[in-house]
Context: one part of a larger RNA
RNA sequence: UCAUGGCUAAGGAACUAGGCAAAAUCGACCCGUAACUUCGGGAGAAGGGUCGCCCACACUAUGUGUGGGCCGCAGUGAAGAGGUCCAGGCGACUGUUUAUCAAAAACACAGGGCUCUGCGAAAUCGAAAGAUGAAGUAUAGGGCCUGACACCUGCCCGGUGCCGGAAGGUCAAGGGGAGACGUAAGCUUCGGCGAAGCGUUGAACUGAAGCCCCGGUAAACGGCGGCCGUAACUAUAACGGUCCUAAGGUAGCGAAAUUCCUUGUCGGGUAAGUUCCGACCUGCACGAAUGGUGCAACGAUCUGGACACUGUCUCAGCCAUGAGCUCG
Numbered sequence: 001u002c003a004u005g006g007c008u009a010a011g012g013a014a015c016u017a018g019g020c021a022a023a024a025u026c027g028a029c030c031c032g033u034a035a036c037u038u039c040g041g042g043a044g045a046a047g048g049g050u051c052g053c054c055c056a057c058a059c060u061a062u063g064u065g066u067g068g069g070c071c072g073c074a075g076u077g078a079a080g081a082g083g084u085c086c087a088g089g090c091g092a093c094u095g096u097u098u099a100u101c102a103a104a105a106a107c108a109c110a111g112g113g114c115u116c117u118g119c120g121a122a123a124u125c126g127a128a129a130g131a132u133g134a135a136g137u138a139u140a141g142g143g144c145c146u147g148a149c150a151c152c153u154g155c156c157c158g159g160u161g162c163c164g165g166a167a168g169g170u171c172a173a174g175g176g177g178a179g180a181c182g183u184a185a186g187c188u189u190c191g192g193c194g195a196a197g198c199g200u201u202g203a204a205c206u207g208a209a210g211c212c213c214c215g216g217u218a219a220a221c222g223g224c225g226g227c228c229g230u231a232a233c234u235a236u237a238a239c240g241g242u243c244c245u246a247a248g249g250u251a252g253c254g255a256a257a258u259u260c261c262u263u264g265u266c267g268g269g270u271a272a273g274u275u276c277c278g279a280c281c282u283g284c285a286c287g288a289a290u291g292g293u294g295c296a297a298c299g300a301u302c303u304g305g306a307c308a309c310u311g312u313c314u315c316a317g318c319c320a321u322g323a324g325c326u327c328g
Stems, first nucleotide, its partner, number of pairs: 001323008010314002014312001019309001027051005036041001038148001052070008071075001083307007090299002095107002111146007123132003149294004154224003159221002161217005168212003174206002179201005186193002225243005252286001253283001264280005
C1' cells in the first nucleotide's frame, strides 16, 4: 500500500451523478393506527409499552394471569430476524426476458374489438400420401390489434387495402374462318389467268379472371388546414369575410418518458432548487383500442422530498487477520 473485518471526539449527507456503501430497524405479546379505496385492502401503516430471576396467590395448571421482591450499564443479555413516511411518472396485478454487460416503462396476462372458418372447416407442414387443427364443431378454431377496472372512444371512405356489384369499357389462350400468298392440272390474245388438293398467313365475330367503373367499410393502412378583419382604455376576439380540403383534432390531457426557443411564467418546497410538485396554455411536433383520461393494490422499476441513522463526508486516526514489500 491492497483486501476483509472492528472501533471512533464534535458534526450528521456538508459526500456524491445518486445516501452508492455502511449504519439504523428487526423476535414475541399488549395498546394503537391516517389519507385513499375496486370496501378486499392500505396495515406489521405510523407510533408507544412490556420481556431476566425469586416468592405468593388464582386458573382452563410442564403454562397463563395478578401481586410482591432481587441484580446488572445492558433481561428477544450470544446468534439468527422489516428502516419508515410523503409526493409523482410508467406498467393494473402474480408471472416472462437479452444462458455469459440490459429484469425494465419491454413481453405475457385476464378483459375488449375486428376479421376468417359450416367441417374432407379455415389456417399450417408436405411433391404427394398424410398429419396438426381435433378424436374439437361458431359458448369452437385460426389471424391481427388493444391490454385489469372506471368514464369514454369524436370527424374523414379522396388515396391504399378488403368486401359487394347478372350492366358497360378493356382484355389472353382457345374457337372462328372472310381474304391474301405459294405450288400447278388446265386455259391462253403467250402478256398472263388459274379449279381441286396441299402448304403459309389471317379480318370480322366469340372469349374468364383481373383492371377501369359503381357502392360499402377506419377497434382496416391511414388522415384530422390557411389568411384577413372585428367589442366605447388597452388587450383579446364570442362574431364576420375569404381560399383550400376526403375531412379540418371533438372529449380529455398538456413545457408532458412528448416543449425546440427553455433554467417558459406564476406558486410550493430550500438560506440558496437546470431536478421535483401544483398551475397556466404560446401543444416547434398530445389526443382517443399504433387507444384517451383517471385509478386502490402491486414493483430488486424510475424521479423528487422528509425522519431515523451513520467514517459517505469535514478529516482522518487506531486495532485485527491475510497479501504485498524489506531483512533473514